[in-house]
Context: one part of a larger RNA
């Protein structure tokens, strides 16, 4: 001094925290989508035009076209790399500070241009097949801000001639201004890879490690520097200022403790950093991952299955089961901050705000206040005379914080206006009622504040140390009585 636990005991509130063990195992919902203002369809209404058919000759009104509203599997675009979560691994590819070159960077925010002409496909859709399913095969037709080519170029090399690489969507909205968008290049912000110094825990009962190892050189390679990787070539690197080994551990702001230097920690909080997303391994896409709610392989392991085959990944929220001395709700809500997406309106957002649950912490508040006897009853003591509980109660005057009942009721809401609160009828407030609802642990031999009696009689039992208890125990049990602290005490653990 705690992310605490255990025992007794518990009136309220703010505000904070809450698996420190099994990086076990998970049943269920929920945690990332969103743009019809990129696009072809399709469904469902409306309006228009259209008129086959039908008769009762002016009505009913099918098909098919067009436009507009909704809706949306599917192409395509951005976002799923942020946010959340865990600390398994890592003693140095990590982290702190300080520098540095050979680097990349969607969105954004300034600036210079440019969009000139073409073309094939593939989902959806139909047809027809396979399979219990998951998911599929075949033909056949279509768009697009989806894919290709060709021309152009401030680009790269190059002293220069040259030479190389080689863009776009003139799209969507809008009656228009316009807005939103597409390519190329600077230049910035922020973000990111790298490289260097210096500092980073125990262990010598670990004393030598090292073959792509340590330098060259040609060549791959990468967005970049480099043995990063490969052929050759030299035999170099590192160690007692601790190499290599072993154990442990994320790191740091900070936190805690101390007058301080130290010492101990790294729960919570931080647009801090890393590192991992049943295990292990690879890549793929993209500005960015070698991706917690992508892909693919293997395994362990749970489930389905028509036995041929398939699904799954809570160290996201909440919750189950299990370990534990232990650690909460399958709650509201997007009103606020924030973040994707979209021209907006919106739509997602267990991030976030909130509300529950727990004396776990911390600070506050209450459980009454004044008056009342030379002092009731009881109750302990007792030298029987008292004495102590004790103004304590009774009892008599007052408050009403809390409390219950019934009014009124916020701020948090920001944008040109209007609208908009999950918390909440909360907070806060106003009348009424009546002391009314509301005290406990722990201790009284010394350390150490606080004494008697009775039981027991080396027994029971106490105990942090030193020691008590074998017959008058202030040390053990119980009762008066006193001390301490107080809605907490007290024990245990861990640190200074």
């Nucleotide at each position: 001094a705690c992310g605490a636990a255990c025992g007794c005991u518990g009136g309220c509130g703010g505000c904070g925290u809450g698996c420190u063990u099994a990086a076990c195992a998970c049943a269920u919902g929920c945690a990332a989508g969103u743009u019809g203002a990129a696009c072809g369809g399709u469904a469902u209404g409306a309006c228009a035009u259209g008129g086959a058919a039908g008769c009762u000759u002016g009505c009913u009104g099918a098909a098919g076209u067009g436009u507009c509203a909704u809706a949306u599997a599917g192409u395509a675009g951005c976002g799923g790399a942020c946010g959340g979560g865990u600390g398994a691994g890592u003693a140095a590819u990590g982290c702190a500070u300080g520098a540095g070159a050979a680097g990349c960077u969607g969105c954004c925010a300034u600036u210079g241009g440019g969009a000139g002409g073409g073309g094939g496909a593939c989902a959806a859709c139909a047809g027809u097949u396979g399979g219990a399913a998951a998911c599929g095969g075949c033909u056949g037709c279509u768009a697009a801000u989806a894919c290709c080519c060709c021309g152009u170029a401030u680009g790269c090399c190059g002293g220069a001639a040259g030479g190389u690489a080689g863009a776009a969507a003139g799209g969507g909205a809008g009656c228009g201004a316009u807005c939103c968008g597409c390519c190329c290049g600077a230049u910035g912000a922020g973000g990111u890879g790298c490289u260097c110094a210096u500092g980073u825990c125990c262990u010598a009962u670990c004393a030598g490690c090292u073959g792509g190892u340590u330098g060259g050189u040609g060549g791959g390679g990468u967005a970049a520097c480099g043995g990063c990787c490969u052929a050759c070539c030299a035999a170099g690197g590192c160690g007692a200022c601790g190499a290599c080994g072993g154990g442990u551990a994320g790191c740091c702001g900070g936190c805690c403790u101390g007058a301080g230097a130290g010492g101990g920690u790294g729960a919570a909080c931080g647009c801090g950093c890393c590192a991992c997303a049943c295990u292990g391994g690879a890549a793929c896409u993209g500005a960015g991952a070698u991706a917690c709610g992508g892909u693919c392989c293997a395994g362990a392991c749970u489930c389905c299955u028509a036995c041929g085959g398939g699904a799954g990944g809570c160290a996201g929220c909440a919750g189950u089961g299990g370990g534990g001395a232990a650690u909460a709700u399958u709650g509201g809500g997007c009103a606020a901050u924030g973040g994707g997406g979209g021209g907006a309106a919106c739509c997602c957002u267990g991030a976030c705000c909130c509300a529950g649950c727990g004396a776990c912490g911390c600070c506050g508040c209450g459980u009454g206040a004044g008056g009342g006897a030379a002092g009731a009853c009881g109750g302990c003591c007792u030298u029987c005379g008292g004495g102590u509980u004790g103004u304590a109660a009774a009892c008599c005057u007052c408050u009403u914080u809390u409390g219950u009942a019934c009014g009124g009721g916020a701020a948090g809401a920001a944008g040109g206006a209007a609208g908009u609160g999950a918390c909440g009828g909360u907070a806060c407030u106003g009348u009424a009622c009546g002391a009314a609802u509301a005290a406990g642990u722990c201790c009284c031999g010394g350390c150490u504040a606080a004494c008697u009696a009775c039981g027991u009689g080396c027994c029971a039992g106490c105990a942090g140390c030193c020691g008590c208890g074998g017959u008058a125990a202030u040390a053990c049990g119980u009762a008066g009585g006193g001390g301490a602290c107080g809605a907490g005490c007290g024990u245990u653990g861990u640190c200074c």

About this RNA:
This is a predicted structure of a 496-nucleotide part of an RNA (small-subunit ribosomal RNA, 5' domain) from Aminivibrio pyruvatiphilus. The prediction has a mean pLDDT of 82. The full RNA is in RNAcentral, with records from ENA and SILVA. NCBI's taxonomy places the organism under Bacteria, Thermotogati, Synergistia, Aminobacteriaceae, Aminivibrio.